[in-house]
Molecule: Bacterial RNase P class A
Organism: Desulfobacterales bacterium
RNA sequence: GAAGUACCUCAAACGAUCGCUGGUUACUACCAGAGGAAAGUCCGAACACCACAGGGCAGGGUGCUCCAUAACAUGGAGUCGCGGUAACGCGAAGGAAAGUGCAACAGAAAGCAAACCGCCCGACAUCAAACUGAAUUGUUUGAUGCCGGGUAAGGGUGAAACGGUGCGGUAAGAGCGCACCAGUUCUCCGGGUGACCGGAGAAGCUCGGUAAACCCCACUCGGUGCAAGACCAAAUAGAGGAGCGAUUGAGGGUGGCCCGCUCAAGCUCCCGGGUAGGUUGCAAGAGAUGCCGGGUAAUCGGUAUCCACAGAUGAAUGAUCGUUACCCGGUUCAGAGUAAUCUGUACCGGGCACAGAAUUCGGCUUAUGGGCUACUUUGGCC
Repeated sequence: GAAGUACCUCAAACGAUCGCUGGUUACUACCAGAGGAAAGUCCGAACACCACAGGGCAGGGUGCUCCAUAACAUGGAGUCGCGGUAACGCGAAGGAAAGUGCAACAGAAAGCAAACCGCCCGACAUCAAACUGAAUUGUUUGAUGCCGGGUAAGGGUGAAACGGUGCGGUAAGAGCGCACCAGUUCUCCGGGUGACCGGAGAAGCUCGGUAAACCCCACUCGGUGCAAGACCAAAUAGAGGAGCGAUUGAGGGUGGCCCGCUCAAGCUCCCGGGUAGGUUGCAAGAGAUGCCGGGUAAUCGGUAUCCACAGAUGAAUGAUCGUUACCCGGUUCAGAGUAAUCUGUACCGGGCACAGAAUUCGGCUUAUGGGCUACUUUGGCC
C1' cells in the first nucleotide's frame, strides 16, 4: 500500500431575511420545536377496557448452559457444531435404537437393502488339446454360450450404497475371526454452578437422511389496542314524565305593545342515553448525564446535577442567500523517506446521505453519508 474483521462515534456550525406549530405575555415581543434509525410494525412490556370459580381438550409459541432484565423470540459470557488461511462469523442447537410419512435425477439396488458388470461353485451344450480306443468310445484340462446358486472385496451410479487399514479365513467373499484406528452405548474416575470436557474399561454394538413433515417430550400463552378509555355536550328526532288547551280558543300571523281581524289543534316545560364537536388520556420516567463502587460482561447499587421548553391532528418542526467545516476528483508548490509512498499549503469543480414524531418504553430487523481505534491476511521497500 491492498483486501478484510470487530467495536465505537458524528449526522453539521454561525449570521441575515421570509414563514409554520406550541407556550408565556405588559399585545408587542420572547422562548421552545424530529431520528439514529422517528421506518418496518417483527417480538416483549407499561397503560386501558372486555372476559375470567376450578379443571380438561383443541390451538399457538418457545426449545444447548449459566447469568442479566419489568419482560422478551432480546442481551452478555460460555458449550457444541459448521464456515473462513486468519481476525472473526453463523446456528429455532430436545427426540429419528416410540409410531406414521417423504425423497427428483442417476443407478441393478434407496430402507425387514440390492446381483448390472465382475469373482466363485454346480448342471448342460459346443469347440479345442492331451491320453485312450474299433469308433465324434471314454477320461482330464481349457475356452465360449446358457441355466441354477453363492458373493457387497473390485467396477460403475448417486447428496447418500450399511465403519477404515492389515492379517487370517474361504470355492469366491463377508466383523466371519483377530490386531490397530474411528464412532456409538454403558460403567467408573477427575474437572466445571452448568451445557460439556479429559481419562480408563466393557460390549462386534457399527444403528442412513428428514421433526421451520405429522408426531413425542419439556416449558409457556385470555382477547382487543390511545380509533384503548374517561369527562363535557349542540342541532334534529323522541323512550318517558308534567302542565295548559279545542263554541269558556292554548298557540301562530298581522313591522314594537294593546284592541280588532284572521288561521287554528296542538303548545310549553322537565328528562335519560347519546351523535357532531370539544377537553382529557399526552409528556417527570422500567428519565438523562457525570463520578464512585460490584461484576469478564450484559448490567446492578450509591451519589450529584438537570428537565415549562415537540405534542401537531387535511397533521407544524421549513425555504433562500452568505461564510465555515466535512467528503470526492483534478492541478500547483513545499516537506519527509534510499525507495514504494506519505503529509501539508493554495486554487478550481462537484457533493453533503437515509429519511419525517402521532400513547409511551425495551429490543430486533432493514435503509444510509462520513470518521476514530484495535486486530487479521498479504504485496512492496529498508